About this RNA: SAM riboswitch aptamer (S box leader) from a Candidatus Methylomirabilota bacterium, 117 nucleotides, folded computationally. The organism belongs to Methylomirabilota (SeqCode), within Bacteria. The coordinates come from a structure-prediction model, not an experiment, and the mean pLDDT is 82.
RNA sequence: GACUCAUCCAGAGUGGCUGAGGGACUGGCCCGACGAAGCCACGGCAACCCCGCGUACCGCGGGGUGCCAACUCCUGCCCCUCCUCCCGCCCGGCGGGACGAGCGGGGAAGAUGAGAA
Numbered sequence: 001g002a003c004u005c006a007u008c009c010a011g012a013g014u015g016g017c018u019g020a021g022g023g024a025c026u027g028g029c030c031c032g033a034c035g036a037a038g039c040c041a042c043g044g045c046a047a048c049c050c051c052g053c054g055u056a057c058c059g060c061g062g063g064g065u066g067c068c069a070a071c072u073c074c075u076g077c078c079c080c081u082c083c084u085c086c087c088g089c090c091c092g093g094c095g096g097g098a099c100g101a102g103c104g105g106g107g108a109a110g111a112u113g114a115g116a117a
Base pairs, nucleotide, nucleotide: 003115004114005113006112007111008110013042014041015040016039017038021031022030023029025076027074028073043068044067045066047065048064049063050062051061052060053059054058072109077106078105079104080102081101082100084098085097086096087095088094089093
């Protein structure tokens, strides 16, 4: 690096150095000199793994990673539902097409953890 499995609607800041970018990518939309990203110190959250304890599938403590704006910020591909318009038909319905909407569904991609070769 690739592969497999699981999770991703919750949660979590202060200060110092520095100085213009950042939110993976696309298109959006946001954050940022009231200081981005990065580094350091202390703090916190709690998904996975390890160890220990206990009133024992639950809780607590310690450790290893991780994380601490916005649903993985939304989106990309497929399906579904609804509105409007156009065409056709066996015409208060049905079929096809176009545009838009939906914290509707499933994926892709991404992130994190664990695993074995």